[in-house]
Molecule: SAM riboswitch aptamer (S box leader)
Organism: Clostridium kluyveri
């Protein structure tokens, strides 16, 4: 750095350093000195691996959380493309705004393969 599969509505500190910017990228709209990002502690979960239980065996399942990741503000913060659908102002007609649905696309994370 690319393929491939699975997950993205739940959870999670009024700690301790330390000092200004961050929420991927674009537009929004947030968070942030009543101290963000970050790192350490500490917590959440339970992808991969361990251990344990049940089961006739495989599959398949449950538990724990010991090891290897991850998360730990807002649904992946909304939207970004396509398609479909109510409704309300408007209106000569057209069109165009905004809401909801649905599957792509973009990212994250895990395991695998190259």
């Nucleotide at each position: 750095u690319u393929c491939u599969u699975a997950u993205c509505a739940a959870g999670a500190g009024a700690g301790a350093c330390g000092g200004a910017g961050g929420g991927a990228c674009u537009g929004g709209c947030c968070c942030u000195a009543u101290g963000a990002u970050g790192u350490c502690c500490g917590g959440c979960a339970a992808c991969c691996a361990g251990a344990a239980g049940a089961u006739u065996u495989u599959u398949a399942u449950u538990u724990c959380a010991u090891g290897g990741u991850g998360c730990u503000a807002a649904u992946u913060c909304c939207a970004g493309c396509a398609g479909g659908u109510a409704u309300u102002a408007a209106u000569a007609u057209g069109a165009a705004a905004a809401g909801c649905c649905u599957g792509a696309u973009a990212g994250a994370u895990a395991a695998g393969a190259g």